[in-house]
Context: one part of a larger RNA
RNA sequence: GAGUAACGAUAAGGGAGGUGAAAACCCUCCCCGCCGGAAGACCAAGGGUUCCUGUCCAACGCUAUUCGAGGCAGGGUGAGUCGGCCCCUAAGGAGAGGCUGAAGAGCGUAUCCGAUGGGAAACUGGUUAAUAUUCCAGUACUGCUCAUAACUGCGAUGGGGUGACGGAGAAGGCUAGACUAGCGCGGCGUUGGUUGUCCGCGUUUAAGGUAGUAGGCUAAGAACUUAGGUAAAUCCGGGUUCUUAUUAGGCUGAGAACCGAUGACGAGUUCCUAUAUGGAAUGAAGUAGUUGAUGCCAUGCUUCCAGGAAAAACCUCUAAGCUUCAGGUUAUGACUAACCGUACCCCAAACCGACACAGGUGGUCAGGUAGAGAAUACUAAGGCGUAU
Numbered sequence: 001g002a003g004u005a006a007c008g009a010u011a012a013g014g015g016a017g018g019u020g021a022a023a024a025c026c027c028u029c030c031c032c033g034c035c036g037g038a039a040g041a042c043c044a045a046g047g048g049u050u051c052c053u054g055u056c057c058a059a060c061g062c063u064a065u066u067c068g069a070g071g072c073a074g075g076g077u078g079a080g081u082c083g084g085c086c087c088c089u090a091a092g093g094a095g096a097g098g099c100u101g102a103a104g105a106g107c108g109u110a111u112c113c114g115a116u117g118g119g120a121a122a123c124u125g126g127u128u129a130a131u132a133u134u135c136c137a138g139u140a141c142u143g144c145u146c147a148u149a150a151c152u153g154c155g156a157u158g159g160g161g162u163g164a165c166g167g168a169g170a171a172g173g174c175u176a177g178a179c180u181a182g183c184g185c186g187g188c189g190u191u192g193g194u195u196g197u198c199c200g201c202g203u204u205u206a207a208g209g210u211a212g213u214a215g216g217c218u219a220a221g222a223a224c225u226u227a228g229g230u231a232a233a234u235c236c237g238g239g240u241u242c243u244u245a246u247u248a249g250g251c252u253g254a255g256a257a258c259c260g261a262u263g264a265c266g267a268g269u270u271c272c273u274a275u276a277u278g279g280a281a282u283g284a285a286g287u288a289g290u291u292g293a294u295g296c297c298a299u300g301c302u303u304c305c306a307g308g309a310a311a312a313a314c315c316u317c318u319a320a321g322c323u324u325c326a327g328g329u330u331a332u333g334a335c336u337a338a339c340c341g342u343a344c345c346c347c348a349a350a351c352c353g354a355c356a357c358a359g360g361u362g363g364u365c366a367g368g369u370a371g372a373g374a375a376u377a378c379u380a381a382g383g384c385g386u387a388u
Base pairs, nucleotide, nucleotide: 013031014030015029016028017027018026032385033384034383035382040365041364042363043362046345047344050343051075052074053073054072055071056070060068061067080141081140082341083340084339086119087118088117092113093112094111098107099106100105122139123138124137125136126135142337143336145334146333147332148331149330150329151328152327153322154321158317159316160315161314166304167303168302169301172297173296174295177291178290179289180288181287182203183202184201185200186199187198188196204264205263208259209258210257215252216251217250218249219244220243221242222241223240224239225238226237228236229235265286268282269281270280271279272278305308351360352359367379368378369377370376
């Protein structure tokens, strides 16, 4: 220079009370304002204690600070079913033998690893200062092992089926949700009117089980036979005959219904305590109609050419072998289900940007009025008024 520039989006604050040495900034209440396809809620990645409680204010916070994602101390993450681990494979990687190469090494068969994909099973309510599909209550489901009973050809690293998949388009059936009415409880206006065709709030309930609907696909069964499926086959494929059948039968399949639920939840009411407020008890109605998804049926249907993973699990067939056994199927019961993650942020003051940085960051949810609409405007739940 200079007590100058600046104090990081123009969403906005005001009043009262409290705490305190001290309050524009912290806490509570009232009013106002902002977002509302987000500035709300939940995950993945990443971070790693930032979460909750008490306490402190040097430094950090662009001011102050009694406050904090700051310091200190204590506390907090509970799983057969969520995710991983596990079984399986893709791209890719490793690679016994092998091939190649002055050397180092390169390629690559079998095989193994490798999810961003396939593979068993859980919901509702309650609870904590902080966790919950994990704890608790209630109601379920799955796999392994064993036992018992009945029946019985079992057996794979092999065969077959299945798993198993593209783009676009259209119509239909539903549901979530929403709205309205009815019903239940409460209210009656500090300012003229408001007992009414008035106002406010509520009207919620899962997985699972039973049965198998709208719809979609398809003929089914038996006998005989068979150059195929690297051997075999009763399986798959090919062939012949017979029977039944087209409004049948079989497979699949949302939703609705009933049970689950004489339960839970539930506006409110009563009592206790009272600093915020919290705790306890009790508990009404709990129906119908309209609308309606981008969600489900649906990996469906139609259509097109560019012709759209693999393997395991699962079902079935036999080989070797076993065949008084072992093994298999069904039912019931018992037992068991380890280990790791789980706090918190997650369009952000906690991640990536040297910062509490107007930048960047994948997925899910998607209320109301107007609207073609996830545009836009206002708004609900919820969250904020951006540290001078």